[in-house]
RNA sequence: CUCUUAUCAAGAGAGGUGGAGGGAAUGUGCCCUAUGAAACCCGGCAACCGUCAAUGAUAAAUUGAAAUGGUGCCAAUUCGCACAAAGUGAAAACUUUGGAAGAUGAGAG
Repeated sequence: CUCUUAUCAAGAGAGGUGGAGGGAAUGUGCCCUAUGAAACCCGGCAACCGUCAAUGAUAAAUUGAAAUGGUGCCAAUUCGCACAAAGUGAAAACUUUGGAAGAUGAGAG
């Protein structure tokens, strides 16, 4: 980097350093930010993998426990919309569903 698969409406500081930007990319809208952005440290959240326990046929599977194991995450739904279908509407537009793109885990190349 590519492919497969699961999840994405919950959760997480009035701390320190730091100094202007940030919300993935393009467009657009809308937001956050000197009552201090990014980043780093501390702190915290969470059970995806793994671990342990129970049930079970020592299987599959289910349930539970722990954040001293491996990741991950900590404004706003993955901040909203960009594509398609259906519905409503005179239109603008709105609603629902799906898709695309993206993020994270696990597996494969």

A computed fold for a 109-nucleotide RNA from Chengkuizengella marina, annotated as SAM riboswitch aptamer (S box leader). The sequence was found by an Rfam model in a public genome assembly. Rfam family: SAM riboswitch aptamer (S box leader). About the family: The SAM riboswitch is found upstream of a number of genes which code for proteins involved in methionine or cysteine biosynthesis in Gram-positive bacteria. Gene Ontology term of the family: regulation of gene expression.